[in-house]
RNA sequence: CGGGCCAUCGGAUAGUGGUAGUCCGUACCCUUGGGGUGGGUAUAGCGGGAGUUCAAUUCUCCCUGGCCCGA
Numbered sequence: 001c002g003g004g005c006c007a008u009c010g011g012a013u014a015g016u017g018g019u020a021g022u023c024c025g026u027a028c029c030c031u032u033g034g035g036g037u038g039g040g041u042a043u044a045g046c047g048g049g050a051g052u053u054c055a056a057u058u059c060u061c062c063c064u065g066g067c068c069c070g071a
Base pairs, nucleotide, nucleotide: 001070002069003068004067005066006065007064010024011023012022013021018054025043026042027041028040029039030038047063048062049061050060051059
C1' cells in the first nucleotide's frame, strides 16, 4: 500500500429490510430456620457519519477500531 472478515445490553452470542431476542450477570420478590437450588418480575444494547427506501441492526459508501491474507 492492496484485499477479505468482524463491531448488537456489564460479559458471550442470535437475528440480516417491518416489534431487537437467548444465556450468564445485576436488583427486587416468592420458596428456606438460614444459605444453596428452583420460580417470578425488572434492568440495560445495534461503533460514528452520509446515502437508498414508506421503513435500515440488516443494503451501499466513507471513517474509526480489531483480526487475517498478500506485497